Description: A computed fold for a 74-nucleotide RNA from a Haloplasmataceae bacterium, annotated as transfer RNA. Lineage of the source: Bacteria > Mycoplasmatota > Mollicutes > Haloplasmatales > Haloplasmataceae. The coordinates come from a structure-prediction model, not an experiment, and the mean pLDDT is 84. Its Rfam family is "tRNA". Rfam classes the family as a transfer RNA.

This record gives sequence, C1' cells and structure tokens, in this order.
RNA sequence: UGGGGAGUAGUUUAAUGGUAAAAUAUAAGUCUCCAAAACUUGAGAAAAGGGUUCAAUUCCCUUCUUCCCUACCA
Repeated sequence: UGGGGAGUAGUUUAAUGGUAAAAUAUAAGUCUCCAAAACUUGAGAAAAGGGUUCAAUUCCCUUCUUCCCUACCA
C1' cells in the first nucleotide's frame, strides 16, 4: 500500500428481517453455626452515522476500532 475477517451484557459465545438467548461475573434471597457449593430472583448489551423496509443487531454504504495476509523500507 492493497485484500480479507471481526465488533452483541464486565468477560466468553449463540440465534435471527418480526419480544435479543445462554455461560460466567455481579446484587439480593433460600440453605448453613458461618461460609463454600447448589437453587431461586433481579439488573445489565447490538461501535458511530446514513440508506432500504411496515419493521434492521441482521441487508447495503461510509467512518472508527481490532485481527490476519500482502507490498515497501530497515
């Protein structure tokens, strides 16, 4: 320099054009002498902008971040 992938909860992942799912972490409770474990409950998320659509996290475009490959220099 060029090409490609990725961006969803604090973290790790899923599914999907039609109410965003789970694990883990966290808070409360049950249990316990106290804890741990287990169980129950709660809160918590689509990088930003635009477009298409009745409806966009999903499809398209731009930007940003990040990863891989490639080119150049050393």